[in-house]
RNA sequence: AGAGUUUGAUCCUGGCUCAGGAUGAACGCUGGCGGCGUGCUUAACACAUGCAAGUCGAACGGGGAUGCUUAUGGAAGGAGUGCUUGCACUUUGGAAAUGAGUAUCUUAGUGGCGGACGGGUGAGUAACGCGUGGGUAACCUGCCCCAUACCGGGGGAUACCACCUGGAAACAGGUGCUAAUACCGCAUAAGCGCACGGGAGCGCAUGCUCCUGUGUGAAAAACUCCGGUGGUAUGGGAUGGACCCGCGUCUGAUUAGCCAGUUGGCAGGGUAACGGCCUACCAAAGCGACGAUCAGUAGCCGGCCUGAGAGGGUGGACGGCCACAUUGGGACUGAGACACGGACCAGACUCCUACGGGAGGCAGCAGUGAGGAAUAUUGGUCAAUGGGCGAGAGCCUGAACCAGCCAAGUCGCGUGAGGGAAGACGGUCCUAUGGAUUGUAAACCUCUUUUGUCGGGGAGCAAAGAGGCCACGUGUGGUCAAAAGUGAGAGUACCCGAAGAAAAAGCAUCGGCUAACUCCGUGCCAGCAGCCGCGGUAAUACGGAGGAUGCGAGCGUUAUCCGGAUUUAUUGGGUUUAAAGGGUGCGUAGGCGGGCUGAUAAGUCAGCGGUUAAAAUGCGGUGCUCAACGCCGUAGUGCCGUUGAAACUGUCGGUCUUGAGUGAGCGAGAAGUAUGCGGAAUGCGUGGUGUAGCGGUGAAAUGCAUAGAUAUCACGCAGAACUCCGAUUGCGAAGGCAGCUUACCAGUCUGCGACUGACGCUCAGGCACGAAAGCGUGGGUAUCGAACAGGAUUAGAUACCCUGGUAGUCCACGCGGUAAACGAUGAUUACUAAUUGUCCGGUUCGAAUGAGGACUGGGUGAUACAGCGAAAGCGUUAAGUAAUCCACCUGGGGAGUACGCCGGCAACGGUGAAACUCAAAGGAAUUGACGGGGGCCCGCACAAGCGGAGGAACAUGUGGUUUAAUUCGAUGAUACGCGAGGAACCUUACCCGGGCUCAAACGCAUGAGGACAGUCCCUGAAAGGGGAUCUUCUUCGGACCUUAUGCGAGGUGCUGCAUGGUUGUCGUCAGCUCGUGCCGUGAGGUGUCGGCUUAAGUGCCAUAACGAGCGCAACCCCUAUCGACAGUUGCUAACAGGCAAAGCUGAGGACUCUGUCGAGACUGUCGGCGCAAGCUGUGAGGAAGGCGGGGAUGACGUCAAAUCAGCACGGCCCUUACGUCCGGGGCGACACACGUGUUACAAUGGCAGGUACAGCGGGAAGCCAUGUGGCGACACAGAGCGGAACCCGAAAACCUGUCUCAGUUCGGAUUGGAGUCUGCAACUCGACUCCAUGAAGCUGGAUUCGCUAGUAAUCGCGCAUCAGCCGCGGCGCGGUGAAUACGUUCCCGGGCCUUGCACUCACCGCCCGUCA
Repeated sequence: AGAGUUUGAUCCUGGCUCAGGAUGAACGCUGGCGGCGUGCUUAACACAUGCAAGUCGAACGGGGAUGCUUAUGGAAGGAGUGCUUGCACUUUGGAAAUGAGUAUCUUAGUGGCGGACGGGUGAGUAACGCGUGGGUAACCUGCCCCAUACCGGGGGAUACCACCUGGAAACAGGUGCUAAUACCGCAUAAGCGCACGGGAGCGCAUGCUCCUGUGUGAAAAACUCCGGUGGUAUGGGAUGGACCCGCGUCUGAUUAGCCAGUUGGCAGGGUAACGGCCUACCAAAGCGACGAUCAGUAGCCGGCCUGAGAGGGUGGACGGCCACAUUGGGACUGAGACACGGACCAGACUCCUACGGGAGGCAGCAGUGAGGAAUAUUGGUCAAUGGGCGAGAGCCUGAACCAGCCAAGUCGCGUGAGGGAAGACGGUCCUAUGGAUUGUAAACCUCUUUUGUCGGGGAGCAAAGAGGCCACGUGUGGUCAAAAGUGAGAGUACCCGAAGAAAAAGCAUCGGCUAACUCCGUGCCAGCAGCCGCGGUAAUACGGAGGAUGCGAGCGUUAUCCGGAUUUAUUGGGUUUAAAGGGUGCGUAGGCGGGCUGAUAAGUCAGCGGUUAAAAUGCGGUGCUCAACGCCGUAGUGCCGUUGAAACUGUCGGUCUUGAGUGAGCGAGAAGUAUGCGGAAUGCGUGGUGUAGCGGUGAAAUGCAUAGAUAUCACGCAGAACUCCGAUUGCGAAGGCAGCUUACCAGUCUGCGACUGACGCUCAGGCACGAAAGCGUGGGUAUCGAACAGGAUUAGAUACCCUGGUAGUCCACGCGGUAAACGAUGAUUACUAAUUGUCCGGUUCGAAUGAGGACUGGGUGAUACAGCGAAAGCGUUAAGUAAUCCACCUGGGGAGUACGCCGGCAACGGUGAAACUCAAAGGAAUUGACGGGGGCCCGCACAAGCGGAGGAACAUGUGGUUUAAUUCGAUGAUACGCGAGGAACCUUACCCGGGCUCAAACGCAUGAGGACAGUCCCUGAAAGGGGAUCUUCUUCGGACCUUAUGCGAGGUGCUGCAUGGUUGUCGUCAGCUCGUGCCGUGAGGUGUCGGCUUAAGUGCCAUAACGAGCGCAACCCCUAUCGACAGUUGCUAACAGGCAAAGCUGAGGACUCUGUCGAGACUGUCGGCGCAAGCUGUGAGGAAGGCGGGGAUGACGUCAAAUCAGCACGGCCCUUACGUCCGGGGCGACACACGUGUUACAAUGGCAGGUACAGCGGGAAGCCAUGUGGCGACACAGAGCGGAACCCGAAAACCUGUCUCAGUUCGGAUUGGAGUCUGCAACUCGACUCCAUGAAGCUGGAUUCGCUAGUAAUCGCGCAUCAGCCGCGGCGCGGUGAAUACGUUCCCGGGCCUUGCACUCACCGCCCGUCA
């Protein structure tokens, strides 16, 4: 940074799509480790359970526990005595228990402080909510700091508790007792508040500050370890808040008007404070197109993503502000709340209940359900940081710090490194004895050990507080060193050691965009696809495989945002034709605005200051091994203030005349409105003349007309429109305006330069005008004429054509407000080469007047430079260069539709979407093709002629049908007597049946054998099978043959749309191209166009073209004339011989002829025309005359034309068969349809007899003379000839006779009989002969074919194939031998030029509607 996609190709416009980055993501496949961050975007849905806000006993009275003291008490035990040996007594001992005091611990209650912080969420909110900058002379502030002053003396209650009562519970009530730093008076008042005064100073409007007088009002609490800690008042500070203001802050005008406490005033109330914040009264304001109100959506910002930037998008985490705490409401307490874990009321929901009544609020941390594509643990600790309380120890803290889960993000690391070619095996592919690739990849050798595993060691985060000492001077600051103690994370980070390559790679893609290619499968199926698009039998696009490419612990997909997209364009777009100039003018708001000068300083510019929180980002450093991450420093568009500058813009003042306007003068005009007048035409009326038609059309008919039309003459009436002049003329803002006259009125040009002095330009809304059609009311109505009627046309004809005809067309007054209202081009101003026409002026030259010339204004046209434009084109009348203002556009369709609103009597107009759908729609130009467009030209194309086809019978081919099979192909022209130049078997590919499987043939290798073959026999339809017989050569190397096995076969099976080759057709039409140059942005053009000419792109001239190639022509062959040479198998003039006749013989080369080589024809010559090329002539000459006739020869290309069955060939398919052999059948069928032919229908003929003349060719398993036999086909005998020698009768014609117009002496089909020949074999299914039979047919509808001269027509002959032949076909040959062409209007085909085009698969196109 661009790319793909509209077209046959091009340029442009324009949309769609892709490549990039990003995410709180999700899904698919996969998954080694660590660091740092993240993690309900949906249901502000409902919540079980636990925890998240307490603390202070140094405020208070109690209670409890423990210890001590004391008092009461007197137990167990010891000692003694008595003795009824078990009791009593004495003494000692001092326990338990109880009371009081006291110390420590604890704490339900009173009280204090804190529960307004911290934490969560984004529902609401479009707002002073937020951001930014200001203001408060209109305010508050607990705890904290500083200063000043003070703390005197009293009182009455109350909770706890005790007792009683109610209740299921929650809890409530009553009576009684008691304390305080709880509560309430009193005293005091430096200072403070309030009221009324005096003075001074200042400011920012109300005002503020200070000093002062009088009156009046309000305080306090104690505790103590004696060190202190607290309390009250006032002032100040700090912090935190409250209110106000400027600016900024989404979409919709299909929301245009909103608002009654509304806007302001006055007086009160209320508040910390200002204020309609609230109340009463008064006024009627206030907001709004610079978007009020309404509706929808949304927490705002720092930032984050993207982008070159400007911007666009976004607001998750972190930080600031706001709002909220189940929903709604109002308050209490308090310094602070209208209060997430406070209270009250109401609603919904959930739970408990004894049914009377109660309890609750996870948008705190975990967690549950639900919703959803989707988001974690009911973890640990207060060690650190921070918070609350406390004097402190300390307590509390789901804030916080940590850990757990998740590839969800980002950063880092690893999955090994080096060597290693037999380039291994395997896989895949190929041109396949081999090669390529996977691939140094593996194996193998050497080395290393991050991470992981094991063992050992092991941090930092810990400082402070507390304690001592010093200074100041009694609680602050500084400082000091030793010891003790404090870690959730965690035995973690990190370090050391050990073993061992060991435990660690996937995902997507591979047609183009876009890096990466092959095979197989599939066969418009399955599927892919972001766009274009792939897939219908050879898919690099589907699925698999191999390989490759990209990224990598990730990779893809989906969703969303920015980018690319200059595709909303401020940077940075457009509007003639692509989307887009309003139908036109006037004009309001608004925007913009001439020269000179002074002032000002709002905009503008510069310096300085404040602010722009931190974090983030950028830059420079630095710390974790690096990085991510963290820390330090620095920069920063905005806003505010201040000091300056004064060019420009603005504002204020002065002045000027060139912009604009006014004036008086002179013009031109279909400008407008109204009045009057005119003639022609049309229709009608009356009368006359006049008679049978008129009218109308492509042709007709409807219609009119003997009741007198049309036509014509005269007179009259009506309405409408104004012929000629009249034009790329004039006027008007546009729509528009046309006979003449008059009146009124408007605009404009020109010259003058008298007046005003910027008064100007544009213009959203607004107002006005606005063709035709239409609407309303009233007139009018001659013509024309929607609707309608009739007649035609037509398949139909609700049309085009004709005859009629209503509304309308005309007028007046209203409405409506649209047009291809167009120059498809908004208005204004300035500038920028020329030339030329015309209209209206002016000056001047000329001139008596003129025509005309020069100059200068205004209009209207043409050409064209520069420039512009995608091009076409525009080009001083811009679409050029600039400026100002307005309007409009943003892919096509849906659609100028729907809904809403506004207007309208209605018709309808204005405004004006979306869903859905497509990948285009479109502009200009280019090449072709096409046109029932034009011009020029050609062709048996038509016309003029001749002969046919289409009717009949037969032959043949095709379709169809039939069949076991009727093998296959060819199908408009360009298939159909075509492949086939020859189907009885064979051919043969088809069908039925019987066989074979190395196979019918061939090659190679190996093995076996000497036989196989042949002959004979059996079986069989044959092939085949079985049997018998016969049995190689050799130089011993082998050869030959057979057989077996293996490898190679074979296929007329498919695809002519995979192909080669060949062919048809356009078309023997005159075209098709290239190089260089030139033109064009380009596709392309030019050349190749134009004029003349030609059969021809044949030539000449002209020419930004000059040349060249393939075609044309010529060169080649045949033919027409002549010459030279050569003469056998040809010829025979002269000479000679000779026959019945005959070049038969000698001989000859003269002639014919044969063969070879030449000559000849070139518009060369003459006349005419023409520049030339060339054309022309009964020209001359010549055998031939303007290409002499015929052939071969077929440009670039078209038809996916034909052929895989002639051959070749890729791919696919079959392999005891889709191969191959054999017998038989079929290709020959037959209701029918078509093509091509043959024979006819007869007298230009048939039949019979006689008689004459060719050429091309062919011939040995052949042609066959001649003879004989047969009516004949033919047979038998038999000469010649591999050919200028022999053989293969030419017929029509001509002569004679006959037939006499008929289904015939025409015609010969069909059928019967008898034969001949070929062949292994003529049944299906051959040809020919003879006899007999004797069908249809009497010249053929619509339509259609061939042919322009030795042609058509007609007559026969030959040949290929071939045993024979279905041949009437095909290819050749000669004989006889015409008619006609005015001409190019028309039909068909073609060529060139031009024009239109929405076609390019190219008119057999494209495309519209309806139906399915």